The RNA shown here (Lysine riboswitch aptamer) has 173 nucleotides and comes from Philodulcilactobacillus myokoensis. It was read from a public genome assembly, where an Rfam model found it. It matches the Rfam family "Lysine riboswitch aptamer". About the family: Riboswitches are metabolite binding domains within certain messenger RNAs that serve as precision sensors for their corresponding targets. Of the family's consensus pairs, 98% are formed in the model. Its mean pLDDT, the model's own confidence on a scale to 100, is 79.
RNA sequence: AUCUAAAGAAGGGGCGCAAAAUUCAAAAGUAAGUUUUGUGAAUUAAAAAGUAAUGUUGAUCAGAACUGAAAGGGAAUUUUGCCGAAACGAAAGGAUGCUUCUUCAUCCUUUUUGUUGGGGUCUAGUUAAAUAAAUUAGACACUGUCGCAGUGAUGCGGAGUACUUUUAAGGUG
Numbered sequence: 001a002u003c004u005a006a007a008g009a010a011g012g013g014g015c016g017c018a019a020a021a022u023u024c025a026a027a028a029g030u031a032a033g034u035u036u037u038g039u040g041a042a043u044u045a046a047a048a049a050g051u052a053a054u055g056u057u058g059a060u061c062a063g064a065a066c067u068g069a070a071a072g073g074g075a076a077u078u079u080u081g082c083c084g085a086a087a088c089g090a091a092a093g094g095a096u097g098c099u100u101c102u103u104c105a106u107c108c109u110u111u112u113u114g115u116u117g118g119g120g121u122c123u124a125g126u127u128a129a130a131u132a133a134a135u136u137a138g139a140c141a142c143u144g145u146c147g148c149a150g151u152g153a154u155g156c157g158g159a160g161u162a163c164u165u166u167u168a169a170g171g172u173g
Base pairs, nucleotide, nucleotide: 001172002171003170004169007167008166009165010164011163014083016082017081018080019079020078021077022076023075024074032067033066034065035064036063037062038061042054043053044052045051046103047102048100049099050098086116087115088114089112090111091110092109093108094107095106096105097104117143118142120140121139122138123137124136125135126134127133145158146157147156148155149154
């Protein structure tokens, strides 16, 4: 000096990531409830089948009046844990939605040498009440890191199992 090494320890990026609590806006004058007018036999529980419940003592649907939420998501502040922090995708398992173990939806756990360095803006799709936010794909600059070129300004390229510092032992030169 180099390898074992995707080893151990510490650390940096910045509108950095995630969680919890409180407050606020919005959801929304929406859902739902009561009264009333009209209609007149079906209606509800994600789909199908079944089952159960409601309904001529008028359900349902449509209109009017009055009363009137919440969840998910968001912003700010504080606290905590961190720098594959974390997110998305795929697979497996489980739970919930009256029954089924069929479909679908939501949530949780685990695995993965799957993708993404990080935040931002714009466009399109999905979700959502939404012109919010999230997520996927693309584009644009910015920023950190390493490599190459260059006198330099700077330019090009790569990816986080990275990068910087450091560490015992062993191997090789």